A computed fold for a 72-nucleotide RNA from a Candidatus Moraniibacteriota bacterium, annotated as transfer RNA. Its Rfam family is "tRNA". The family's RNA type in Rfam is transfer RNA. Its mean pLDDT, the model's own confidence on a scale to 100, is 81. The RNAcentral record of the sequence draws on ENA.
[in-house]
Order: sequence, then structure tokens, then C1' cells
RNA sequence: GCCCUUGUAGUUCAAUGGAUAGAACAGCACACUCCUAACGUGCUAAUGUAGGUUCGAUUCCUACCGAGGGCA
Repeated sequence: GCCCUUGUAGUUCAAUGGAUAGAACAGCACACUCCUAACGUGCUAAUGUAGGUUCGAUUCCUACCGAGGGCA
């Protein structure tokens, strides 16, 4: 330099063009307990950036940025 894959809560992952972006773990609060832990209930929290297509984009297209890999 060229090509491929990939980017979603703090972390690991879902969501194959439609609806309020969902789950587990983590965090916080409450309840329980003599106290702690465990268990239970609730809450907070995310689509890498900028454009485009579309009635509608996490999803499709383009560029850039980041990560991983292959060739030279």
C1' cells in the first nucleotide's frame, strides 16, 4: 500500500428494513436478615463519526476513525 472481518449499556452478547433497541453479569435503591452473603423487587445505563437511500435504518450504500486478520 491492497483486500477481508468487525464496532450496540461498565463487560459479554441479541435484535436478517418497522414497533418502546432486549438479556445476563456488574452498579444503585428497597425488602429480607441480629449483621454479612445469597435469594427477591425495582431503577440507571448503549447503536464509533459524518453523509446518502428509504414512508421508515442497529440493519442497506459511501467516506473517515478505531480494533483484528490476510497478501505484498